[in-house]
Context: one part of a larger RNA
RNA sequence: CUGGGCGUAAAGCGCGCGUAGGCGGUUUGUUAAGUUGGAUGUGAAAGCCCCGGGCUCAACCUGGGAUGGUCAUUCAAAACUGGCAAGCUAGAGUGUGGUAGAGGAUAGUGGAAUUCCUAGUGUAGCGGUGAAAUGCGUAGAUAUUAGGAGGAACAUCAGUGGCGAAGGCGACUGUCUGGGCCAACACUGACGCUGAGGUACGAAAGCGUGGGUAGCAAACAGGAUUAGAUACCCUGGUAGUCCACGCCGUAAACGGUCUAUACUAGUUGUGGGAGGAUUUGACCCCUUCCGUGACCAAGCUAACGCGUUAAGUAUAGCGCCUGGGGAGUACGGUCGCAAGAUUAAAACUC
Numbered sequence: 001c002u003g004g005g006c007g008u009a010a011a012g013c014g015c016g017c018g019u020a021g022g023c024g025g026u027u028u029g030u031u032a033a034g035u036u037g038g039a040u041g042u043g044a045a046a047g048c049c050c051c052g053g054g055c056u057c058a059a060c061c062u063g064g065g066a067u068g069g070u071c072a073u074u075c076a077a078a079a080c081u082g083g084c085a086a087g088c089u090a091g092a093g094u095g096u097g098g099u100a101g102a103g104g105a106u107a108g109u110g111g112a113a114u115u116c117c118u119a120g121u122g123u124a125g126c127g128g129u130g131a132a133a134u135g136c137g138u139a140g141a142u143a144u145u146a147g148g149a150g151g152a153a154c155a156u157c158a159g160u161g162g163c164g165a166a167g168g169c170g171a172c173u174g175u176c177u178g179g180g181c182c183a184a185c186a187c188u189g190a191c192g193c194u195g196a197g198g199u200a201c202g203a204a205a206g207c208g209u210g211g212g213u214a215g216c217a218a219a220c221a222g223g224a225u226u227a228g229a230u231a232c233c234c235u236g237g238u239a240g241u242c243c244a245c246g247c248c249g250u251a252a253a254c255g256g257u258c259u260a261u262a263c264u265a266g267u268u269g270u271g272g273g274a275g276g277a278u279u280u281g282a283c284c285c286c287u288u289c290c291g292u293g294a295c296c297a298a299g300c301u302a303a304c305g306c307g308u309u310a311a312g313u314a315u316a317g318c319g320c321c322u323g324g325g326g327a328g329u330a331c332g333g334u335c336g337c338a339a340g341a342u343u344a345a346a347a348c349u350c
Stems, first nucleotide, its partner, number of pairs: 003322004007304002012318001014201001016199002021194003025088007033081002035077007042069001049065006091191001092188004096183004103177007110154001115149007125136002162169002206247006215241002220236004258317006266295011299306002323350003332343004
């Protein structure tokens, strides 16, 4: 240097952007670095290998040959890879016109409900459970009516529906803003793919500072249950949940399935476009592009299953795995306010 793998057995980085690197469409010309061939030089001897010879054989000794290179110089070839030059348009991108959407940020507005406060009516219970009790209530509760305050979440619509790279996103309106898709044409002319380091984002919980706090609710308290009950059930209840700014950087961050591209039977739903046919018009119907589901041919798979959204057939690049435990631990480094995160062993043992 070389192997086999990564849905569920060990194994796809949580997800983008992107540096180096690796890889890269098509045509012509040129070059000759890679590549191929020839020549010369050199690659000591011994050894190994082949053919002989000598010790009776052998080991051993000995003659000849062969082999051995990312080697050097030189001559030549030009298909492929690379370089250079000039083009092309099928990849990629830009423009024009449409289009769907809980995509993001910010400001404002709304109704239902819970809780609390005030006032009225009203009287002895309410609440809760398997049953109870703690709790609340004659200082007038629960119930009910009217008014007010405040915070948080947005029923129905709602859909294996939509959007987003992922995390995620759901009342309504305005402003700012990202991306996608479709149709026809025009333009740029390989500008591409992947991506070690790096860097942006990244649920919940947690942390810092300052606000806010209706409901819910770790901790905590009480009541039950129980042999006990540091629980499950009940009554309360603080952090937190919410907002602003700054950290944290992890999840069964899951499709347990890396990204990009090409190719390979069908059937049936659904979302967004475009076209055709029919029609007064529309639906139904047919074609096509993009997304998202179900079932299956071939093929694959240990099986389960996957099956044009592949786990099929291939190519390019990255990441990762290499028996179980010890251990995602110790030590050290880096990061963090901390919690901890990340990188990451060994002894020993089966």